A computed fold for a 97-nucleotide RNA, annotated as SAM riboswitch aptamer (S box leader). It was read from a public genome assembly, where an Rfam model found it.
[in-house]
RNA sequence: CACUUAUUAAGAGCAGCUGAGGGAACAGGCCCUAUGAAGCUCAGCAACCUGCGUUAAGCAAGGUGCUAAAUCCUGCGGUGCAACCGAAAGAUAAGUU
Repeated sequence: CACUUAUUAAGAGCAGCUGAGGGAACAGGCCCUAUGAAGCUCAGCAACCUGCGUUAAGCAAGGUGCUAAAUCCUGCGGUGCAACCGAAAGAUAAGUU
């Protein structure tokens, strides 16, 4: 990198350093941001793997992950709008080559 499976409206900072952008990519919107973006540290959340446990319930938190807004919304289909459902794409975990 590719493939498979599962999840993707829950949850989590009034901290320190730093200092201008950010919300995956493209397009269109809509937002966040010097009352401090991104990043790092610490803290926290969750429980996929892991450990304990009776293959359970449950507990722990070692490996990941995450901590504005539904994956911020729309884009393709049902179906012309709204709403809803599904798909695609993306993200995360575990596994396979």